[in-house]
RNA sequence: AGAGUGGGUCGGGUGGUCGCGCCGGCUCUUGUAGCCGGUGAGGAAAGUCCGAGCUCCAUAGGGCACAGUGCUGGCGAAAUGCCAGGCGGGGUGACCCGCGGAAAGUGGCACAGAAACUACACCGCCGAUGGCCCGUCCGGGCACAGGCAAGGGUGAAAUGGUGAGGUAAGAGCUCACCAGCGUCGGGGCGACCCGGCGGCUGGCUAAACCCCACUCGGAGCAAGGCCCAAUAGGAGAGCGCAGAGUUGCCCGCUCAAUAGCUCUCGGGUAGGCCGCUAGUGGGGGCUGGCAACAGCCCUCCCAGAUAAAUGACCGUCACCUGCCCACCGGCAGGCACAAAACUCGGCUUAUAGACACACUCUCCGC
RNA sequence: UGCCGGGUGGUGAAGGGGUAUCACGGCUGACUCUGGAUCAGUUAUCGGAGGUUCGAAUCCUCCCCCGGCAG
Numbered sequence: 001a002g003a004g005u006g007g008g009u010c011g012g013g014u015g016g017u018c019g020c021g022c023c024g025g026c027u028c029u030u031g032u033a034g035c036c037g038g039u040g041a042g043g044a045a046a047g048u049c050c051g052a053g054c055u056c057c058a059u060a061g062g063g064c065a066c067a068g069u070g071c072u073g074g075c076g077a078a079a080u081g082c083c084a085g086g087c088g089g090g091g092u093g094a095c096c097c098g099c100g101g102a103a104a105g106u107g108g109c110a111c112a113g114a115a116a117c118u119a120c121a122c123c124g125c126c127g128a129u130g131g132c133c134c135g136u137c138c139g140g141g142c143a144c145a146g147g148c149a150a151g152g153g154u155g156a157a158a159u160g161g162u163g164a165g166g167u168a169a170g171a172g173c174u175c176a177c178c179a180g181c182g183u184c185g186g187g188g189c190g191a192c193c194c195g196g197c198g199g200c201u202g203g204c205u206a207a208a209c210c211c212c213a214c215u216c217g218g219a220g221c222a223a224g225g226c227c228c229a230a231u232a233g234g235a236g237a238g239c240g241c242a243g244a245g246u247u248g249c250c251c252g253c254u255c256a257a258u259a260g261c262u263c264u265c266g267g268g269u270a271g272g273c274c275g276c277u278a279g280u281g282g283g284g285g286c287u288g289g290c291a292a293c294a295g296c297c298c299u300c301c302c303a304g305a306u307a308a309a310u311g312a313c314c315g316u317c318a319c320c321u322g323c324c325c326a327c328c329g330g331c332a333g334g335c336a337c338a339a340a341a342c343u344c345g346g347c348u349u350a351u352a353g354a355c356a357c358a359c360u361c362u363c364c365g366c
Numbered sequence: 367u368g369c370c371g372g373g374u375g376g377u378g379a380a381g382g383g384g385u386a387u388c389a390c391g392g393c394u395g396a397c398u399c400u401g402g403a404u405c406a407g408u409u410a411u412c413g414g415a416g417g418u419u420c421g422a423a424u425c426c427u428c429c430c431c432c433g434g435c436a437g
Base pairs, nucleotide, nucleotide: 001362002361003360004359005358006357008355009354010353012317013316014315015314016313017312018311020040021039022038023037024036025035026034027033028031042337046348047347049346050345051344052343053342054220055219056218057217061251062250063249064248067215068214069213070212071085072084073083074082075081086099087098088097089096090095100211101210105209106208107205108204109203122152123151124148125147126146129145130144131142132141133140134139160178161177162176163175164174165173179201181198182197183196184195185194186193187192224274225273226272227271234265235264236263237262238261239260243255244254245253281300282299283298284297285296286295287294288293319334320333321332322331323330324329367436368435369434370433371432372431373430376390377389378388379387384420391409392408393407394406395405396404413429414428415427416426417425
């Protein structure tokens, strides 16, 4: 200098004019008023994918799931979250991605192929042994019985891989190294790792059923509560001691006794208040810890609208692009993704551009 | 705002790991003097992108679009 990796921060500044929501104060003409002051979107407010607080469901107990999660240890209120580690895969590297069990059982493995799990024999190799033929013996031939799984071929996948020995031909048949399994010893809290020995190998699939371990009642602020107004404790049909709570099932429990439930028709309200924003909250420092995080101290108050305010215009500065220009500079255009709706912790997705940090690779110079 | 359901030829549907099926259409051809009917052929990267698997419309994850319910 170029190319990258990782996590992090910011995501326009400033001045003027006009306007909007909420809160507080003042004024009087008490209103849909005026004036003054304060305050007013995000890193994702988004998707609603996980988890909680909170509220209600007459109670919230047990079991099964065509429920969820899944390497190990820790953190955390919890989570499909985070941190550290382990193993496997990818990358020259910084680094990134994945994760229980297939040697418990069941199922599936289309087409092709001889054979796809009780593995198998199409081409091929051999034919030592037995058989047949030729030959005087030695020997030669056939490929009938039989042996083999090295080579070919099929396939996503063919029953460990490579090399040597061995053999009639071959084969873990034997040996060396490697992979896998079992076992012994050592290390680690553990996942797992290191070393020795043994026999010789028992495919893939659990984001198929399943097994093991752990966890699970449901609904959601349009939850839910209060007030005002209006109306008729209205009519019809069905079920009726059944049924409902339980938006999977069973048991249990609760509610209910001329009550209750379901459906249809008709009528009324489409208003106000609470919930509602100080909270597992933001910022800084110290201590402990590799870290996530925890503890202590100081400090700050930070939207609450309801069809929904948080905006518009002008100037200027910064940034980007294009054009003009010897330079200074000038002109025009642009300036992301997107916006609260009970609140938090995460994840995921969208995002023009800017900043600093740590690290890696390549080339050049000293 | 919250909660559910669904995306397969032009249209309406089936298919829930092994060649995407059916009906009605459209287009081309045959038959006919011409049209209809009939016959033959053709018309799909299963909403998009990743992943699991030998193999995905189907299983998993994330996006996009459409519809419904609720005081």